[in-house]
RNA sequence: GGGGAGUUAGCUCAAUUGGUAGAGCAAUACGCUGGCAGUGUAUAGGUUAGGGGUUCAAGUCCCCUACUUUCCA
Numbered sequence: 001g002g003g004g005a006g007u008u009a010g011c012u013c014a015a016u017u018g019g020u021a022g023a024g025c026a027a028u029a030c031g032c033u034g035g036c037a038g039u040g041u042a043u044a045g046g047u048u049a050g051g052g053g054u055u056c057a058a059g060u061c062c063c064c065u066a067c068u069u070u071c072c073a
Stems, first nucleotide, its partner, number of pairs: 001072007010025004019056001027043006049065005
């Protein structure tokens, strides 16, 4: 220098053919328990890496940029 894969909640990851952004763990509150542990319920937590484009509608399609990883040179 060139090619591939990846970037979504604090962490690990989903999201089907473009149609309301979710789960587990963690956090907070409350209940059960004498307390701890455990468990149940509820709540909060998101500029879907950044920018632009297409579309009635974009995490998803297209372009550019950044970063991680891998292969080639």
Molecule: transfer RNA
Organism: Enterococcus sp.